[in-house]
């Protein structure tokens, strides 16, 4: 679901009949639910738990079944007995159950028949069916119908189709720290089993199958069209859509069917959830909604069955959470809006600024227009075809019945749905985010009590007081109804490299070497096949999806017709026959074997040998030996050590000896025998492809080490002593033991290296050196040619580069090993090994943004060559002690302003000079607030000045005089005062924002200096290096470099010497004059000076040496000789060196104060430490007294003369001088002489009294002298350490700047006036050429331990639990 397969009812409507008038009965009519029964519940729909093959794909095959559907055949004949329901009763909480009794069928069961079917011993057997429904002229009839037609079902057979089941082969995950697995396991004969093959199952036989082309075991996991990514190749995945599997609570075994070992069936177990009267029941959402629970997260307990489409009916219909639709979710993919046009006063805010303006920005306002989408109203497809009914025509039929099929009329059916569409009406109305603006990557700026904090960050990285990188704003980019973020993929990644490593000598990467079984490959000529190869056609490779043409939704995405495509280890089947393979037949270049010859530290065994070492005898001989950087430990008077002869042992084998041998590699070296391997050479004979390489296998395999038994001289881990150090479990010494020898037997590594796997072909040469061969003449220690080795250089070629380069790392082949960011780790577990030590094979977790190669520049080394410098050494003087002066630290203090800090801060400081000033500090005044100073404004006044008052003074309050200059008569210029406001001011910070300036290396010779050209892929190089010289990158020659710039050299100033020329203020030779004397006058231009201008030195000359060069040594001449001496002048850069307090400047910061002004005070303090001077310590000297020689400054707010006064500082005084003219101003140490006589002095002068002078307003804090008395310390200076090479050091005075006044400081002057230097080891500095893990550049880099957190992962006295082995105890 069928009532058109059955028996039939309860309810309700009609009507009847009985009466006990409200019951029962009966007839008709509807006929639900149950129930027998038939078909379907094996489709559909949900999930992917298991499954690496019973399964998925793709290509076959033979050994089966298949309801319902198509087509065909041939039947559908007579019988039977039962049973549900229902009824009566009994049991149970329930669930459901039982016991009589009745009844029907297309339920059941036998009989009959059998074409074809099945079985068969080929005689033969053996199995079937069901009826129902519509119509109806004639016959018949129990009047139900029989019969006759249609239509449905049935039943046995037979094909198509469909759907299923079964075999085979190739395909698709990971692990070898899973390598051995298999008893029904392989197989065969038989047998039962299935729809059908088959060890599928079972009995006998056999011992066999599968695996390294990866069994077996573990781990993960549904296959596939396809999807996503990429150019492809291929990698990743398998949602939605289709296909096939396998699951339906878990596990198992069935049942019935045409399919099932069945999601909404049944059994039986187990968990779980529920009811129970405690006896028993009862369930299975990975249907569809829905609910919990879990999670960062996933929708409605809607609507219809109107369409498609399934089931079941004959059929209307009925059932379908299959479906179609609707709701929620910006999850995706499309498509549309959110307004459009004009519009500059370029409004206003906002932001930025160089303060002019720029940008926001035609952006808005404002005017003008439009109305998608929302809103209101009104109108409309199409999705419908079926299907009823009626008439009609064909076909069946005896028929105009029934039915069926075609037209035609009428009718009926929408869940979406308030549909899509289309109109009407109002209004710009109501509809923009969200990331990002350092690069990569489109887009920038300003601000922040933010400062390595907070933050940010995909990678590089940002953020420490000027952030485009945090945050905020402005501006802007980018996508846009989404965007950003977080997860995964894939690609970029040739970073796993099949396509596709120009991998593996040093970056990661050649096995430590042979040999050799499988796999790989393999030389030549001819034939033959057709495996591989190529080509061609056929099927196949499901639809969807992708692409391409087309169509339909207003476009698009979506849908949808055809078309290609499907890249195949796919399948049949034909040809080709070059290659490559298979089979056949040869030849000889590869390999090999016979003969002859050669070189060897090839190996294994036995013996022999001299040199040293040690120790033992002996004899000599005496105090040491040994050893070290210096020592000591040791060894010796018991006689060492050194010497002489003699003896034992053991180990190794000088010269020979050579990038020379042989060996596969470790490894191999004294001589002789036996034994033995391999190579090379040389002709000629054989074999005829017998090669190559080799995962597994196996042997060989330094040192060290392990076992056993021997040896045991030397040497030497351990050890133990001496030292050295902070320590020194090292290095060095004195000793020593295992150990090295040696027999056997293990171990299996090493920088086992050429860091170079073997094997084979081909590519210029040129030089040596080992072994062999041949030719050639001049016969040699010859030449030449050829071979097999071993070396140096070099050319194509290759390499990231350095470099390799017929002994390739070059072109190429053949096989085998390895590699994939650095660390953890070649380390943990596991396996094999091994006595052990230990080896091999070998991960992860975690953690970093690097690790590394080749080559460059550059700094740098207690690397190496070289060269130079008062850089050492030699010399002479010093400093560091001593006492003052100076300057710094520290200390103090209201203040002791600030700066410099190795050399390159500290008497060469800023500061060429702080008692106020100066001055920046302090402390006091509050004394001022547009302000001391500066620019503009506006008002008033000349400006300025006299005199007094109050105070410490700024300051304050009175007061005289005094109205000015210019003028085109408008005004204008300067000072002054008061107001407002732009501002001033700041010695406040930052010198790590900064210009500027000047330090330093260093007057060193150089410069990441440049053009052109070469070299190199490049960084870069070469010029600049190399060979000489030079003071020099100075110059010569050489030379892939030529040239050029900045330095260096000269060019300037000075000074040494001559000349010219001028001759005052300088000079005076010669000529007068004057004087006591002078250039004092005449004069004179000769000298001296002066100041201008010229010669003058160029390695010019001559010898030497050298490369005939550059140059160098040595001479002449000549005032000066090799840059004559001094100066000025400082490449390129370095030190984030110095200065914000000279000046100037960018950001911060203060503004009645961090600014101005006054006064007094500090900068001058004082337990100490250091820096740099002066003055001594004496006799080369103090002291007295006498005589001499200078240079270069200065000078008028100034030097200041004689005189005169004072002891002296000075005082008066006013001559000259604007200076070669006058002044400051005697120079002084020298020399002549007296005196001191080695001493704290007649040295020292320091402290502090007392009287003075001077300058200034002042001299107390806090100046210099000066005179009289005082008279410290110190008697030459530890460690240390500084300076100079000639008019240099020392030493002696003398100026000048700053300055009222104040130097022992600084800058300059001149006087006297040495002494050394062999040199380049050695110490500091620099220049070149080397070499490095540094480049913030050695003040780099960097290794170890502790010590604190913090992350992984072990160890652990032990505790707890779980599980499993014996054992015992209870039951």
């Nucleotide at each position: 679901u069928c009532g058109a397969g059955c028996g039939g009812u309860a309810c309700a409507g009609a009507g009847a009949a009985g009466c006990u008038u409200g019951c029962u009965u009966c007839u008709c009519u509807u006929g639900a639910g149950a129930g027998c029964g038939g078909c379907g519940g094996a489709c559909g729909g949900g999930g992917g738990a298991g499954u690496c093959a019973u399964g998925c794909c793709u290509a076959u095959g033979a050994c089966u079944c298949u309801g319902c559907c198509u087509a065909g055949u041939g039947g559908u004949g007579g019988g039977g007995g039962a049973u549900a329901a229902c009824g009566u009763u009994c049991g149970g909480a329930a669930a459901c159950g039982g016991a009589c009794g009745c009844u029907a069928a297309u339920a059941c069961c036998g009989c009959a028949u059998a074409c074809g079917u099945c079985c068969u011993a080929c005689g033969g057997g053996a199995g079937a069916a069901a009826g129902c429904g519509g119509g109806g002229g004639a016959c018949c009839u129990u009047c139900g119908g029989g019969c006759c037609u249609c239509g449905c079902g049935c039943c046995a057979u037979u094909a198509u189709g469909u759907g299923a089941g079964c075999c085979u082969a190739a395909g698709g995950c990971g692990g070898a720290u899973u390598a051995a697995c298999u008893a029904c396991u392989u197989g065969g004969u038989g047998a039962g089993g299935u729809a059908a093959u088959g060890g599928g199952u079972c009995a006998c036989c056999a011992a066999g199958g599968a695996u390294a082309c990866u069994a077996u075991c573990c781990g993960u996991a549904a296959c596939u069209g396809g999807u996503c990514u990429g150019a492809a190749a291929a990698g990743a995945u398998g949602a939605u859509c289709a296909a096939u599997c396998c699951c339906c609570c878990u596990g198992g075994a069935a049942c019935u069917g045409a399919c099932a070992c069945a999601c909404g069936g049944g059994c039986c177990a187990a968990a779980c959830u529920c009811c129970u009267a405690c006896g028993g029941g009862a369930g299975g959402c990975a249907g569809c909604a829905g609910u919990g629970c879990g999670g960062a997260a996933u929708a409605u307990u809607g609507c219809a069955c109107g369409a498609u489409g399934g089931g079941c009916g004959a059929a209307a219909g009925c059932c379908u959470g299959a479906u179609c639709c609707c709701u929620c979710c910006a999850u995706g993919c499309c498509g549309c809006g959110u307004g459009u046009g004009u519009g500059a006063u370029u409004a206003a805010c906002g932001u930025c600024u160089u303060c002019u303006g720029a940008u926001u920005g035609u952006g808005a306002a404002g005017c003008a227009c439009u109305u998608u989408g929302g809103g209101u109203u009104g109108g409309a497809a199409g999705g419908a075809a079926c299907g009823g009914u009626a008439a009609u025509a064909a076909c069946u039929u005896a028929g105009u019945a029934c039915g069926u099929u075609g037209c035609u009329a009428c009718u009926u059916u929408g869940a979406c749905g308030u549909u899509a569409c289309c109109g009407a009406c109002a209004g710009a109305a109501u509809a923009a985010g969200c990331a990002c603006c350092g690069g990569c990557u489109a887009a920038c700026u300003u601000c922040g009590u933010a400062g390595c904090c907070a933050a940010c960050a995909g990678c590089c990285g940002c953020g420490g007081u000027a952030a485009u990188a945090c945050g905020a704003a402005u501006g802007g980019u980018g996508c846009a109804a989404g965007c950003g973020u977080u997860a995964a993929u894939c690609a970029g990644a040739a970073u796993u490299a099949c396509u596709g490593g120009u991998g593996c000598g040093u970056a990661a990467a050649g096995g430590g070497c042979g040999c050799u079984g499988a796999c790989g490959u393999g030389g030549u000529u001819c034939a033959u096949u057709a495996a591989g190869u190529u080509g061609a056609a056929u099927g196949u490779g499901a639809a969807a999806u992708c692409c391409c043409c087309g169509g339909g939704c207003u476009c698009a995405g979506c849908c949808u017709g055809g078309g290609a495509a499907a890249u195949g280890c796919c399948a049949u089947c034909c040809a080709a026959a070059a290659c490559u393979g298979c089979u056949g037949a040869g030849a000889u270049a590869g390999a090999g074997u016979a003969c002859g010859g050669u070189a060897g530290a090839g190996g294994g065994u036995a013996g022999u040998g001299g040199a040293a070492u040690u120790u033992c005898c002996u004899g000599u001989g005496u105090a040491g030996c040994g050893g070290u950087g210096a020592a000591a430990u040791g060894c010796u008077u018991a006689g060492a050590u050194a010497u002489a002869g003699g003896a034992a042992g053991g180990a190794a084998c000088a010269c020979c000896a050579g990038u020379g041998g042989a060996g596969a590699a470790g490894g191999c070296g004294a001589c002789u025998a036996c034994c033995u391997g391999g190579a090379c050479u040389g002709g000629u004979a054989c074999u005829g492809a017998c090669g190559c390489u080799g995962a597994g296998g196996u042997g060989c395999g330094a040192a060290a080490g392990c076992a056993u038994g021997g040896g045991g001289a030397g040497c030497a881990a351990a050890c133990a002593g001496g030292a050295u150090u902070a320590g020194a479990u090292a290095c060095c010494c004195u000793g020593g033991u295992a150990g090295u020898c040696c027999a056997c037997a293990c171990c299996g590594u090493a920088a086992a290296c050429g860091a170079u796997g073997u094997c084979a072909a081909c590519u210029a040469g040129c030089c040596g050196u080992u072994g062999g061969g041949a030719g050639u003449c001049u016969u040699g220690a010859a030449c030449u040619c050829u071979u097999a080795g071993u070396g140096g250089c070099g050319c194509a070629g290759c390499u990231a580069a350095a470099g390799c380069a017929u002994u390739a790392a070059g072109u190429u082949g053949a096989c085998c090993g390895c590699c994939u960011g650095g660390g953890g780790a070649g380390u943990a577990c596991g396996g094999c090994c091994g006595c052990a030590a230990g080896g091999u094979u070998a991960a992860a977790u975690c953690u970093c943004a690097a690790a590394u190669g080749a080559a460059u520049u550059g700094a740098c080394g207690g690397g190496g060559g070289u060269c130079c410098g008062c850089a050492c050494c030699a010399u002479c003087g010093g400093u560091g002690g001593a006492g003052c002066a100076u300057g710094u630290g520290g200390u103090u203090u209201a203040a002791u302003u600030c700066g410099a800090a190795g050399c390159a801060a500290c008497g060469u400081c800023g500061a060429a000079g702080a008692c106020c000033c100066u001055u920046a500090c302090c402390u006091g005044g509050c004394c001022c607030u547009u302000g001391a100073c500066a620019u503009g404004c506006u008002g008033a006044g000349a400006a300025c000045u006299u005199u007094c008052u109050a105070g410490a003074g700024a300051u304050u309050g009175a007061u005289u005089g005094g109205u000015g200059c210019c003028u085109u008569c408008g005004g204008g210029a300067g000072c002054u005062c008061a107001g407002a406001c732009c501002c001033a001011g700041g010695u406040g910070c930052u010198g790590c924002a900064u210009g500027g300036c000047g330090g330093u290396c260093g007057u060193c010779a150089g410069c990441u200096u440049c053009g052109u050209g070469u070299c190199g892929u490049g960084a870069g190089a070469u010029g600049u290096u190399g060979g000489g010289u030079u003071a020099a990158g100075u110059c010569c020659g050489g030379u892939a470099a030529c040239g050029a710039g900045c330095g260096c050299a000269a060019c300037c100033c000075u000074u040494g010497u001559c000349c010219u020329u001028a001759g005052u203020u300088g000079c005076c030779a010669g000529c007068a004059c004057c004087u006591a004397a002078u250039g004092g006058u005449g004069g004179g231009a000769a000298c001296u000076c002066u100041a201008a201008g010229g010669a003058g030195a160029c390695u010019g000359c001559c010898g030497g040496c050298g490369a005939c060069a550059a140059a160098c040594c040595g001479g002449a001449g000549g005032a000066a000789g090799g840059u004559g001496g001094g100066g000025a002048a400082g490449a390129c850069g370095u030190c984030a060196a110095g200065u914000c307090a000279u000046c100037a400047u960018g950001g911060c910061c203060c503004u009645u104060a961090c600014g101005g002004c006054c006064a007094g005070g500090g900068c001058u303090a004082c337990a100490c430490c250091c820096g740099u001077g002066c003055u001594a310590c004496a006799a080369u000297g103090g002291u007295c007294g006498c005589u001499a020689c200078a240079a270069a400054g200065g000078g008028u707010c100034a030097c200041c003369a004689a005189g005169c006064c004072g002891c002296g500082a000075g005082g008066u005084g006013g001559a000259g001088c604007u200076a070669u003219u006058c002044c400051c101003a005697u120079a002084a140490a020298a020399c002549c002489g007296a005196u001191c006589g080695u001493a704290g002095u007649c040295c020292g002068g320091a402290u502090g009294g007392c009287a003075g002078u001077c300058u200034g307003c002042a001299a107390c804090u806090c100046g210099a002298c000066c005179g009289c008395g005082u008279g410290a310390a110190g008697u030459c200076g530890g460690a240390a350490u500084c300076g100079c090479u000639a008019g240099u050091a020392a030493u002696c005075g003398u100026g000048a700047a700053u300055c009222a006044g104040a130097a022992u400081g600084u800058c300059a002057c001149g006087g006297u006036g040495a002494a050394u230097a062999c040199g380049u080891u050695c110490c500091c500095g620099g220049g070149c050429c080397u070499u490095c893990a540094c480049a913030c550049a050695c003040c780099g880099c960097c290794c170890g331990u502790c010590a604190c957190c913090c992350c992984a992962u072990g160890g652990g006295a032990g505790u707890g639990g779980g599980u499993u082995g014996c054992a015992c105890c209870a039951g």

Annotation
Predicted 3D model of a 1371-nucleotide RNA (small-subunit ribosomal RNA) from a bacterium. Rfam family: Bacterial small subunit ribosomal RNA. Rfam links the family to the GO terms ribosome and structural constituent of ribosome.